[in-house]
RNA sequence: GGGUCCGUAGCUCAGUUGGCAGAGCAGGGGACUUUUAAUCCUCUGGCCCUCGGUUCGAGCCCGAGCGGACCCA
Repeated sequence: GGGUCCGUAGCUCAGUUGGCAGAGCAGGGGACUUUUAAUCCUCUGGCCCUCGGUUCGAGCCCGAGCGGACCCA
């Protein structure tokens, strides 16, 4: 330098016919328990990497950039 894949909650990731952003773990509160742990209930937390485009509507499609992993040279 070229190619492929990835970037979504504090972390690991889903979300794929474009139509209200989700799960598990973690965190707050509660129940239970002599206490802790475990278990159960509940709540909080996102400008979906950035900028532009397409569209009535974009996490999703298109372009450019930035960052990461791998392959080729």
This is a predicted structure of a 73-nucleotide RNA (transfer RNA) from a Polyangia bacterium. The RNAcentral record of the sequence draws on ENA. NCBI's taxonomy places the organism under Bacteria, Pseudomonadati, Myxococcota, Polyangia. Its Rfam family is "tRNA". The family's RNA type in Rfam is transfer RNA. The coordinates come from a structure-prediction model, not an experiment, and the mean pLDDT is 81.